The RNA shown here (Fluoride riboswitch aptamer (crcB RNA motif)) has 66 nucleotides and comes from Nitrospira defluvii. Rfam family: Fluoride riboswitch aptamer (crcB RNA motif). Rfam links the family to the GO terms positive regulation of gene expression and response to fluoride.

[in-house]
RNA sequence: GUGUGACAGGGUGAUGGAGUUCACCCGAAUUGCCGGUACGAGCCGGCUGAUGACUCCUAUCAGCGA
Numbered sequence: 001g002u003g004u005g006a007c008a009g010g011g012u013g014a015u016g017g018a019g020u021u022c023a024c025c026c027g028a029a030u031u032g033c034c035g036g037u038a039c040g041a042g043c044c045g046g047c048u049g050a051u052g053a054c055u056c057c058u059a060u061c062a063g064c065g066a
Stems, first nucleotide, its partner, number of pairs: 009026005016057006032047006
């Protein structure tokens, strides 16, 4: 320096936090979709969602009532 294994731990899952659970990663997992320009990087415009999934809180949006 490289490879493998064990134990423990940590992290990630397109916008915040917590619980449960699933999957993935060990310096990776991950960093949404559509259209146009350019035939490439980039640039411009548009759309959904605070969850990977379930529940709750917060923020935002819509409607109704007090």